[in-house]
Small-subunit ribosomal RNA, 3' major domain from Akkermansia muciniphila, 476 nucleotides, folded computationally. Its Rfam family is "Bacterial small subunit ribosomal RNA". The full RNA is in RNAcentral, with records from ENA.
Context: one part of a larger RNA
RNA sequence: UGACGGGGACCCGCACAAGCGGUGGAGUAUGUGGCUUAAUUCGAUGCAACGCGAAGAACCUUACCUGGGCUUGACAUGUAAUGAACAACAUGUGAAAGCAUGCGACUCUUCGGAGGCGUUACACAGGUGCUGCAUGGCCGUCGUCAGCUCGUGUCGUGAGAUGUUUGGUUAAGUCCAGCAACGAGCGCAACCCCUGUUGCCAGUUACCAGCACAUAAUGGUGGGGACUCUGGCGAGACUGCCCAGAUCAACUGGGAGGAAGGUGGGGACGACGUCAGGUCAGUAUGGCCCUUAUGCCCAGGGCUGCACACGUACUACAAUGCCCAGUACAGAGGGGGCCGAAGCCGCGAGGCGGAGGAAAUCCUAAAAACUGGGCCCAGUUCGGACUGUAGGCUGCAACCCGCCUACACGAAGCCGGAAUCGCUAGUAAUGGCGCAUCAGCUACGGCGCCGUGAAUACGUUCCCGGGUCUUGUACA
Numbered sequence: 001u002g003a004c005g006g007g008g009a010c011c012c013g014c015a016c017a018a019g020c021g022g023u024g025g026a027g028u029a030u031g032u033g034g035c036u037u038a039a040u041u042c043g044a045u046g047c048a049a050c051g052c053g054a055a056g057a058a059c060c061u062u063a064c065c066u067g068g069g070c071u072u073g074a075c076a077u078g079u080a081a082u083g084a085a086c087a088a089c090a091u092g093u094g095a096a097a098g099c100a101u102g103c104g105a106c107u108c109u110u111c112g113g114a115g116g117c118g119u120u121a122c123a124c125a126g127g128u129g130c131u132g133c134a135u136g137g138c139c140g141u142c143g144u145c146a147g148c149u150c151g152u153g154u155c156g157u158g159a160g161a162u163g164u165u166u167g168g169u170u171a172a173g174u175c176c177a178g179c180a181a182c183g184a185g186c187g188c189a190a191c192c193c194c195u196g197u198u199g200c201c202a203g204u205u206a207c208c209a210g211c212a213c214a215u216a217a218u219g220g221u222g223g224g225g226a227c228u229c230u231g232g233c234g235a236g237a238c239u240g241c242c243c244a245g246a247u248c249a250a251c252u253g254g255g256a257g258g259a260a261g262g263u264g265g266g267g268a269c270g271a272c273g274u275c276a277g278g279u280c281a282g283u284a285u286g287g288c289c290c291u292u293a294u295g296c297c298c299a300g301g302g303c304u305g306c307a308c309a310c311g312u313a314c315u316a317c318a319a320u321g322c323c324c325a326g327u328a329c330a331g332a333g334g335g336g337g338c339c340g341a342a343g344c345c346g347c348g349a350g351g352c353g354g355a356g357g358a359a360a361u362c363c364u365a366a367a368a369a370c371u372g373g374g375c376c377c378a379g380u381u382c383g384g385a386c387u388g389u390a391g392g393c394u395g396c397a398a399c400c401c402g403c404c405u406a407c408a409c410g411a412a413g414c415c416g417g418a419a420u421c422g423c424u425a426g427u428a429a430u431g432g433c434g435c436a437u438c439a440g441c442u443a444c445g446g447c448g449c450c451g452u453g454a455a456u457a458c459g460u461u462c463c464c465g466g467g468u469c470u471u472g473u474a475c476a
Base pairs, nucleotide, nucleotide: 001476002475003473004472005471007470008469009468010467011466012465013464015460016459019423020422021421022420023419026315027314028313029312030311031310032309033308034306035305042053043052064301065300066299067298068297069296070295073124077123078122079121080120081119082118083117089102090101091100092099093098106115107114108113126290127289129288130287131286135284137279138278139277140275142273147186148185149184150183151182152181153162154161155160166177167176168175192267193266194265195264197235198234199233200232201231202230203229207224208223211222212221213220238261241255242254243253244252245251317416321375322374323373324372325371326370333364334363335362338357339356343352344351345350382413387408388407389406390405391404392403393402429452430451431450432449433448434447435446
């Protein structure tokens, strides 16, 4: 100087407390461990691995296994020799890949050659083989915590200290006052984006107040530039104003006006560093290793196996509910190998159909809520696993191993032990909708969007994590 302490003081955080809803019990989905296996490819492992890499494992993917094949190779560059089809097509064999056979004389030319293709030989290719403890890059984490340092000066023999401590204050090393310090840098904040109010400008595909036309009806039409909205430029919030407290400093409490008030709400943004943290399988890359195989092609299988254990979710156990009928109101998106309306067929999944739409124009468009009726506390009109049958869709192909529909079947489950998680407001809880990946889909996952919409916070003694000062130390 640090680190540590079941030392001290002060402070903060959904850290506890106060509340609301869960997980842990059930069934299923999914990931992991384990076991099994010819293979169940590999990686990730306290927080910070476990719906993680994977934003799509039937083939492909695929890296694994079994079997069948290839050897200058599926791919790149170069050299030498050589050839005119070894390409395409056809035939045989075969699961395919491959192998064999048949047919078959490239293009340009200044006739020197050039280009493309094949064969042979050689340099080489190739490797998701190893090492993340050889690395780059990127990322996680402490932590959006308020810290981490430097120059000059001063002090100290020196390591180093001071500044950065102290008194206030703040979300903040934020600011003020003081001080052997005076300044500065990286962080904080602000500058950026979205959202909340409004002015101006501009209006089509959006809008429709007034005028007119038309209709069974609809901004449908003429038109309009008011409104909504769209999107460009501005305004607006700064403790600016008032009161009180304070060193009349920073600031704190209250108030006015205001759409918004003291960082308005949300996002992007992550200091010096820590964990030899993660990734050689995204790519790059040193070294090592394989080279008729650890490379390459193909078929089938596996990654989906199942006495079991754990994580994360979904659906429930019901009456604030379930079922039936009627009937409202979104936002953000997506659409050309695509989205697909009306109409018709089917109980339905879906099929036929094809208007319109590269889209503020066409398509996709809510559910909970609300109104009426039924159920009457029951393993039930709760719950839907499992299984059978019949179908639909995608795709070369749904046996291993897809999704969906109808009918039948109706399991466990009556609110969950010890323990444990999230959340402070348009949040939790709850309801649906969209997108990426994608032929299809095991999505109940992920990322977004809107609807309905709470309760509680006395307080900081305790648990966890962190910050500053101080103290002890046989630790570095």